Description: The RNA shown here (Glycine riboswitch aptamer) has 109 nucleotides and comes from Atribacterota.
[in-house]
RNA sequence: AUGAAGGUAAUAGGAGAGACAUUUUCUUUUAUUUUAAAAAGAAAAGGCGCCGAAGAGGUAAAAUACCAAAAGUAUUGAAACUUUCAGGUAAAAGGACCGUUACCGGACA
Numbered sequence: 001a002u003g004a005a006g007g008u009a010a011u012a013g014g015a016g017a018g019a020c021a022u023u024u025u026c027u028u029u030u031a032u033u034u035u036a037a038a039a040a041g042a043a044a045a046g047g048c049g050c051c052g053a054a055g056a057g058g059u060a061a062a063a064u065a066c067c068a069a070a071a072g073u074a075u076u077g078a079a080a081c082u083u084u085c086a087g088g089u090a091a092a093a094g095g096a097c098c099g100u101u102a103c104c105g106g107a108c109a
Base pairs, nucleotide, nucleotide: 006104007103008102009101010100011099013097018048020047022045023044024043025042026041027040028039029038030037049089050088051087055085056083057082058081062076063075064074065073066072
């Protein structure tokens, strides 16, 4: 300074997949009123199925090393691809990514 990358805060947008069943506990209601029962709701646990866009793992070209060279071997090696460990599977929350504003920052010239 007509201020790059990057960072912080606020804010707009932002997908997918069973409101699955089972067991236990609690609450409410109904009936009974001794126990037990039925319905609805909530929470927890493990189970089966499913999803990929927190995070995490894997992977190409290529680079480096060994080798006279080639071949070969080893290491490094991205993603919205892939795995589904973690996470998620009504709404809310979260959410990769992305727009705007303010501030920090100080690259190129």
Model confidence (mean pLDDT): 78 of 100. Taxonomically the source falls in Pseudomonadati (Bacteria). Of the family's consensus pairs, 90% are formed in the model.